[in-house]
Molecule: transfer RNA
Organism: Lachnospiraceae bacterium
RNA sequence: GGCUCGUUGGUCAAGCGGUUAAGACGCCGCCCUAUCACAGCGGAAACAGCGGUUCGAUUCCGCUUCGACCUG
Numbered sequence: 001g002g003c004u005c006g007u008u009g010g011u012c013a014a015g016c017g018g019u020u021a022a023g024a025c026g027c028c029g030c031c032c033u034a035u036c037a038c039a040g041c042g043g044a045a046a047c048a049g050c051g052g053u054u055c056g057a058u059u060c061c062g063c064u065u066c067g068a069c070c071u072g
Stems, first nucleotide, its partner, number of pairs: 001071002004068003010025003018055001027043004048064005
């Protein structure tokens, strides 16, 4: 350099055209407790970037960034 795959909260991870973007762990608050932890309840927090297609894009297309495998 070429090819294929991936990139979604702090971490992991579902969703694959339709307005609430699930879930787990973690974090914060409440509750409980003599206290801590556990359990319970609640909350904050995410679609890598730029364009295109579309009435509508996390989703489809192109380029780019980063990562992984294979290959010259």